The RNA shown here (transfer RNA) has 71 nucleotides and comes from Candidatus Komeilibacteria bacterium RIFOXYD1_FULL_37_29.
The source organism's lineage runs through Bacteria, Bacteria candidate phyla and Candidatus Komeiliibacteriota.
The sequence was found in a public genome assembly.
It matches the Rfam family "tRNA". Rfam classes the family as a transfer RNA.

RNA sequence: UCGGGGAUCGUCUAAUGGUAGGACAACGGGUUCUGGUCCCGUCAAUCGGGGUUCGAGUCCCUGUCCCCGAA
Numbered sequence: 001u002c003g004g005g006g007a008u009c010g011u012c013u014a015a016u017g018g019u020a021g022g023a024c025a026a027c028g029g030g031u032u033c034u035g036g037u038c039c040c041g042u043c044a045a046u047c048g049g050g051g052u053u054c055g056a057g058u059c060c061c062u063g064u065c066c067c068c069g070a071a
Base pairs, nucleotide, nucleotide: 001070002069003068004067005066006065007064010024011023012022013021018054026042027041028040029039030038047063048062049061050060051059
């Protein structure tokens, strides 16, 4: 430099173009003499910018970063 793949709650991981979900963690409560386990609830995310569309995490363009391959 070229080609391919990837970026989603704090972490991991889903999501035919149609309400962004789950697990763990955190927080609050219940249970317990205390802690842990267990139960209930809450909080929390689409890498940046632009475009297409009634509607974009998803499709297109561009930038940044990471991984793989080629030279």